[in-house]
């Protein structure tokens, strides 16, 4: 220098002008709607996908167990919990830094293994090899044979020897892989060694083993509560209009209840309040631990609403890119206000989207 690997940080800052939401205070307002002023405060690392795990709420179940269904699946820790995280084991990829893995059981049973191939699993004979018979011969036919050829992702463990008509784990030596047992190391997964036994793959096929799981979700759910209509109960002989008001008059409805009128009760709706932001909170330091994390001390309160505000412009600084300049910086000019995105019950994760910078490490090349 080039190509990579891992981890971390930020997501612009300040000032001015204009504007928006919420809260509090003080005014205006028919003490309502609304509005004015001041002060405070106002998105994220992913607020996203809604994929896991919880809190909280209601429904169901006396409790527990069993069956079914679904999920998870190396070990040890961490955590409120997890399918998450840390450390480790084993397997795989890479020259390497490093990365990836549904990573229990195929020796409980059942099933399946495309195409090709004779045969894909109680084995099997296409070519070849060997033996018998027929034939002058080419060849034909019956049988044996998995060592060789050929097919395939995969062919009954590999190589040498014995053996045989030819052969074969048929036998033997060494070796590969595995299961079970002993010993040693390790908390364990597992590793080493040794003995016996075994030898196709597939469980993201059924299945077996172990562990976990009731359902729905803040439009959960709780409280207050109009107008109108309707429900229940009680009283009830008068009530209403005409008038400025009273009497009289006139008009309408009603007079023992299915009814004028009045009162009370309860349910729901509109609307309002709570849930709703002090919490497995955040920050700093110390201690323990390889680490995830835990404990202690101190500081701090940082949106919470309703389809829902969190913005715009100007200047300066900073970032990025381009040009000039320099051995390289420095420096000067210009462009861009800059990626993904946007709270709606709340946390812990995972995944996905995305701009810039920094640190450590690896490999190769060059110079000294």
């Nucleotide at each position: 220098a080039a190509a990579g690997c891992a981890g971390g940080a930020g997501a612009a800052a300040c000032a001015g002008u204009c504007g928006c939401g919420c809260u509090u205070u003080a005014g205006a307002g028919u003490c309502a709607a609304u509005u004015u002023a001041a002060a405070g405060u106002g998105a994220g690392g992913a607020a996203a996908g809604u994929c896991c795990g919880a809190g909280c709420u209601c429904c169901g179940g006396a409790g527990a167990a069993u069956c079914g269904a679904g999920g998870c699946g190396c070990c040890u820790g961490g955590u409120a919990a997890c399918g998450c995280c840390a450390g480790g084991g084993c397997g795989g990829a890479g020259u390497g830094a490093u990365c990836c893995g549904a990573c229990g059981g195929a020796a409980a049973g059942u099933g399946c293994c495309a195409c090709a191939g004779a045969a894909a699993a109680c084995a099997a004979a296409c070519c070849g090899c060997c033996c018998g018979c027929c034939u002058u011969a080419c060849g034909g036919u019956g049988g044996g044979u998995a060592a060789g050829g050929g097919u395939g992702a995969a062919a009954a463990c590999g190589u040498g020897g014995u053996g045989u008509a030819a052969g074969a784990g048929a036998c033997u030596a060494c070796g590969a892989c595995g299961u079970c047992g002993g010993c040693c190391g390790g908390u364990a997964a597992c590793g080493g060694u040794u003995g016996a036994c075994g030898u196709g793959g597939u469980a993201a096929a059924c299945c077996c083993c172990g562990c976990c799981u009731g359902g729905a979700g803040c439009a959960a759910g709780g409280c207050c509560a109009a107008a109108u209509a309707g429900g229940g109960g009680a009283a009830g002989a008068g009530g209403g209009g005409u008038u400025g008001a009273u009497u009289c008059g006139c008009c309408c409805c009603g007079c023992u209840a299915u009814c004028a009128u009045u009162c009370c009760c309860g349910g729901g709706u509109a609307g309002g309040c709570c849930g709703c932001c002090u919490g497995a909170g955040u920050c700093a330091c110390a201690u323990g631990g390889c680490g995830a994390c835990a404990u202690g001390u101190g500081a701090u309160c940082g949106a919470g609403a309703g389809a829902a505000a969190u913005g715009a412009c100007u200047g300066u600084u900073g970032g990025u890119c381009c040009c000039g300049g320099u051995c390289a910086c420095a420096c000067g000019g210009g462009a861009u206000u800059c990626a993904c995105a946007g709270a709606a019950c709340u946390c812990g994760g995972c995944u996905u989207a995305u701009c810039u910078c920094c640190u450590g490490c690896u490999u190769u090349c060059c110079a000294c």